[in-house]
Molecule: Bacterial RNase P class A
Organism: uncultured Glaciecola sp.
RNA sequence: GAAGUCAGCCAGACAAUCGCUGCUUAGAUAGCUUGCUAGAUAAGGGGAGGAAAGUCCGGGCUCCAUAGGGCAGAGUGCCAGAUAACGUCUGGGCGGCGUGAGCCGACGACAAGUGCAGCAGAGAGAAGACCGCCAAGCUUGCUUGGUAAGGGUGAAAGGGUGCGGUAAGAGCGCACCGCGUCACUGGUAACAGUUGAUGGCGAGGUAAACUCCACUCGGAGCAAGACCAAAUAGGUUUCCAUAAGGUGCGGCCCGCAUUGGAAACGGGUAGGUUGCUUGAACAAAUCAGCGAUGAUUUGUCUAGAGGAAUGAUUGUCCGCGACAGAACCCGGCUUACCGGCUGACUUCAAUU
Numbered sequence: 001g002a003a004g005u006c007a008g009c010c011a012g013a014c015a016a017u018c019g020c021u022g023c024u025u026a027g028a029u030a031g032c033u034u035g036c037u038a039g040a041u042a043a044g045g046g047g048a049g050g051a052a053a054g055u056c057c058g059g060g061c062u063c064c065a066u067a068g069g070g071c072a073g074a075g076u077g078c079c080a081g082a083u084a085a086c087g088u089c090u091g092g093g094c095g096g097c098g099u100g101a102g103c104c105g106a107c108g109a110c111a112a113g114u115g116c117a118g119c120a121g122a123g124a125g126a127a128g129a130c131c132g133c134c135a136a137g138c139u140u141g142c143u144u145g146g147u148a149a150g151g152g153u154g155a156a157a158g159g160g161u162g163c164g165g166u167a168a169g170a171g172c173g174c175a176c177c178g179c180g181u182c183a184c185u186g187g188u189a190a191c192a193g194u195u196g197a198u199g200g201c202g203a204g205g206u207a208a209a210c211u212c213c214a215c216u217c218g219g220a221g222c223a224a225g226a227c228c229a230a231a232u233a234g235g236u237u238u239c240c241a242u243a244a245g246g247u248g249c250g251g252c253c254c255g256c257a258u259u260g261g262a263a264a265c266g267g268g269u270a271g272g273u274u275g276c277u278u279g280a281a282c283a284a285a286u287c288a289g290c291g292a293u294g295a296u297u298u299g300u301c302u303a304g305a306g307g308a309a310u311g312a313u314u315g316u317c318c319g320c321g322a323c324a325g326a327a328c329c330c331g332g333c334u335u336a337c338c339g340g341c342u343g344a345c346u347u348c349a350a351u352u
Stems, first nucleotide, its partner, number of pairs: 001348010012317007020047002023044004029038004049323001053334002056332005061221004068254004073217005078092005093107001094105004108212002113210002115206002130151002132147007159177006178201001179199005184193003225274004235265006245259004281300008318321001
């Protein structure tokens, strides 16, 4: 100097004028129930995101509801931790990719069972003899027997290399490697080993195939729910049932609670208040921890609209402005994205 990897921060800036909206304080004025309601105006402090998106997970909160057990179903799947919890995150193990910093993993079980792998090939999973090699016979190119080292087919063919042995061969035997089992050592564990012993060692792949194993799991959702006011029709008809029955928000059974349910037609209301923002909150410091994170102390209050509020104009600057707008709240994941800044680490080139 160039190219990368990981983590963090910002998300056009400044000024002026006018405008929108919520809160606090003060409030002219009006009404009538004399302390309530509405409220012009003024001042002060605020007003969309890192993803607000997706609705993919997990919860807080509300209701069913007094709410327990089982089956079915669903989710997760190496070990140890963090967390309110998770399918998230942290650290480690193993496997794969990368020269590397690093990145990814749908990572339990195939001897519990059932499947799938076309064709080719002798044979595709307790699965083999086509060519070849060897031996014998004879009708001289055929028959019988042995073989699975060589060749062929295939994505995949009964561990690999070498030596011995054999009629020719074969873990048939041996050495080394690989694999299985046991022990020892290290580690909380997954697991690992310049460790030791032992076994010739056959049965492969696939569970993101069905399945088995282990652990976890009620449902619905702020259009949840609560309160106030007003209005109507406490309407009409039909069906089922009689406490051994019916009903009770994923399906079924038991239990529990409770005492009738269901359907059609028709009518009224859909107005207001609340839920609604102080929270598993944020920031800094210290301590503990490899880390995720936790504890303590100090400080801060940062949108709550209700058909939906932050816009317009002017001037200057330069990173020339991308993706994009809260609707109960929070923790994650995924996706989109113009640029700028900071830190650590890796590789290459040159110079000293």